[in-house]
Molecule: FMN riboswitch aptamer (RFN element)
RNA sequence: ACAUCACUUCGUAGGCAGGGUGGAAUUCCCGAUCGGCGGUGACAGUCCGCACGCGAAAGCUGAGCCGGUUGAACUCCGGCACCGACGGUAACAGUCCGGAUGAAAGAAGGUAUAA
Repeated sequence: ACAUCACUUCGUAGGCAGGGUGGAAUUCCCGAUCGGCGGUGACAGUCCGCACGCGAAAGCUGAGCCGGUUGAACUCCGGCACCGACGGUAACAGUCCGGAUGAAAGAAGGUAUAA
């Protein structure tokens, strides 16, 4: 210095203001607002992969274009779009409540062991 494995910490948090309809909606409508981890020639919810979620398992699982800058950007800037598990609910939920004082990808630290 590298590899592997106990262990510790982090990840573990974010988000409907205001208004309309209605007997009832933070669930519908107008509008508002949020964005896990690794990678990628430069910063990504929408590129590639992973996690989450569903399933007995195999496996399945969302969404971006146009213009500009640049040596290099589907990542930046401008414009206009789009997507979001399961269960619950006085009416359909990314945003409320619940599993969850939970868990993962992964990040940092660090003891030991072997080569």